Predicted 3D model of a 74-nucleotide RNA (transfer RNA) from a Candidatus Bathyarchaeia archaeon.
The source organism's lineage runs through Archaea, Thermoproteati, Candidatus Bathyarchaeota and Bathyarchaeia (SeqCode).
It matches the Rfam family "tRNA". It is annotated as a transfer RNA.

């Protein structure tokens, strides 16, 4: 130096391929409910698209450049 794979709430993992509903679920944080109390369990909130441009009516998605992390060639 070249390939190839991955970055999304505190954390873990979907959506991407073929752009369009309020980013989906589980966790955990709040809070309320239930309980003699804790805990389970039930409901409601909180909280994210690495970073910068680019194309679009519209970008987590698609183009391009970099950052970081992990294989690979040499």
């Nucleotide at each position: 130096g070249c390939c190839c794979u991955g970055g999304u709430g505190g954390u873990g993992c979907a959506g991407c391929c073929c752009g369009g509903u309020u980013a989906a679920c589980a966790u955990a944080g709040u809070c309320g409910g239930c309980u003699g109390u804790c805990g389970c369990c039930c409901g409601a909130c909180u909280g994210a698209c690495g970073c910068g441009g680019g194309u679009u009516c519209a970008a987590a998605u698609c183009c391009c450049g970099c950052c970081c992390a992990g294989g690979g060639c040499g």